[in-house]
RNA sequence: UGGGAUGUAGCUCAGCUGGAAGAGCAUAACGUUCGCAAUGUGAGGGUCAGGGGUUCGAUUCCCCUCUUCUCCA
Numbered sequence: 001u002g003g004g005a006u007g008u009a010g011c012u013c014a015g016c017u018g019g020a021a022g023a024g025c026a027u028a029a030c031g032u033u034c035g036c037a038a039u040g041u042g043a044g045g046g047u048c049a050g051g052g053g054u055u056c057g058a059u060u061c062c063c064c065u066c067u068u069c070u071c072c073a
Base pairs, nucleotide, nucleotide: 002071003070004069005068007066010025011024012023013022019056027043029041030040031039032038049065050064051063052062053061
């Protein structure tokens, strides 16, 4: 310099050729216990890296920019 991949909850990751976002762990609350641990229940937590475009509708398709990893030189 050029090519490829990656970015989604605090962390690790799903999300099927567009129909509107979930799991595990973690957090806090409550129950069980004399208490702790463990366990059960429901809960909170998201500008889907950023911007623009297409579409009735975008995490998903197109363009630009950025992060990280990787390949070639």
This is a predicted structure of a 73-nucleotide RNA (transfer RNA) from an Abditibacteriota bacterium. Its mean pLDDT, the model's own confidence on a scale to 100, is 82. It matches the Rfam family "tRNA". The family's RNA type in Rfam is transfer RNA.